[in-house]
RNA sequence: GCGCGGGAGAGUCCGCUCGGCACCACCGAGCGGCGCCGAAGGGGCAACCUCCCCGGAACCUCUCAGGCACCCGGACCGCGU
Numbered sequence: 001g002c003g004c005g006g007g008a009g010a011g012u013c014c015g016c017u018c019g020g021c022a023c024c025a026c027c028g029a030g031c032g033g034c035g036c037c038g039a040a041g042g043g044g045c046a047a048c049c050u051c052c053c054c055g056g057a058a059c060c061u062c063u064c065a066g067g068c069a070c071c072c073g074g075a076c077c078g079c080g081u
Base pairs, nucleotide, nucleotide: 001081002080003079004078005077006076011034013033014032015031016030017029018028019027020026035068036067037066041064042062043061044060048056049055
């Protein structure tokens, strides 16, 4: 690296538009608003890597990105190769 298995948190919120139907209801998609989450990625602090430089560096922290029913994704863990 590949395959298999496990794998948390937080909204089934509100509004508008479009579509599925001729309307309502319902469902789906897009956009916007408010609230929230940290475990893709990214930024910050720095215990530590025997000391200095360089470099690396957390499950802490921020929430840019991402995410907030299920599915998917998912740091990380186990097994096999």
A computed fold for an 81-nucleotide RNA from a soil metagenome, annotated as Glycine riboswitch aptamer.
Its mean pLDDT, the model's own confidence on a scale to 100, is 76.